Fluoride riboswitch aptamer (crcB RNA motif) from an Acidobacteriota bacterium, 65 nucleotides, folded computationally. The coordinates come from a structure-prediction model, not an experiment, and the mean pLDDT is 77. The organism belongs to Acidobacteriota, within Bacteria.
């Protein structure tokens, strides 16, 4: 100096915040699905504020007052 492992710490999980929990990453983890096109850069359609559970905020649809 480089590589690997362990500990501690931090970060990430398709639109906001918080708690719990799971997984992943150590400059990576992460950056949704389907159809079509030619295997693509093009085109079209669809779901969701969660990785999962709960709550808050915001948005959409329906009903009632």
């Nucleotide at each position: 100096c480089a590589u690997a492992a362990c500990u501690c710490g931090g970060g990430c999980g398709a639109u906001g915040g918080a708690g719990u929990u799971c997984g992943c990453c150590c400059u990576a983890a992460c950056c949704g699905u389907c159809c079509u096109u030619a295997u693509a850069u093009g085109g079209g359609a669809c779901u969701g504020a969660u990785g999962a559970c709960u709550c808050c905020u915001g948005g959409c649809c329906g009903c009632u007052c």